[in-house]
RNA sequence: CGGGGGCUCCCGCCGAAUCCGGCGCGGCCCACGGGGGGCCGGUCCGGAACCGGGGACCCGGUUCCCUGGGGUGAAUCGGUGCGGCAUGCCGCACUGUAGGGCUUGCUUCCAGCCCGAACCCGUCAGCUCACCCGGUAGGCGGCCGGAGGAAGAACGG
Numbered sequence: 001c002g003g004g005g006g007c008u009c010c011c012g013c014c015g016a017a018u019c020c021g022g023c024g025c026g027g028c029c030c031a032c033g034g035g036g037g038g039c040c041g042g043u044c045c046g047g048a049a050c051c052g053g054g055g056a057c058c059c060g061g062u063u064c065c066c067u068g069g070g071g072u073g074a075a076u077c078g079g080u081g082c083g084g085c086a087u088g089c090c091g092c093a094c095u096g097u098a099g100g101g102c103u104u105g106c107u108u109c110c111a112g113c114c115c116g117a118a119c120c121c122g123u124c125a126g127c128u129c130a131c132c133c134g135g136u137a138g139g140c141g142g143c144c145g146g147a148g149g150a151a152g153a154a155c156g157g
Base pairs, nucleotide, nucleotide: 010142011141012140013139014138018048019047020046021045022044025041026040027039028038029037030036049136050135051134052133053132054131059126068124069121070120071119072118077096078095079094080093081092082091083090084089099115100114101113102112103111106149107148108147109146110145
């Protein structure tokens, strides 16, 4: 000097997944001659906010055959090839696509880079006032592409 890994502070991203209070516990620091205070963290309880599900009238409606149906999520719908096989599904690989994300306070345009999964309910649920129930996880990255706009702040006078 360069590369890789770990921890911590700070910052940023996907996502609803954030904030506040209380009891008590653990660690550190100060004090301890009226034994208390501060900081951090965890369990439990409660609240705010955000997110999701169930749930009337009305509406959705009218024949036959096959196939059970539904939810969270951007993650749907194809094509080609191979395999399993009940000629209709499933899995894998590649390649498109409905749709979605990022580009560092916000926003528009340009340009660029990505995702396009996974899981759950269990024969049951359209919408849906009142009402009822649940979640607040997890996973990554890093010192900033270009041209405008609207705000805000700092410094100085």
A computed fold for a 157-nucleotide RNA from Yinghuangia soli, annotated as c-di-AMP riboswitch aptamer (ydaO/yuaA leader). Model confidence (mean pLDDT): 77 of 100. The source organism's lineage runs through Bacteria, Actinomycetota, Actinomycetes, Kitasatosporales and Yinghuangia.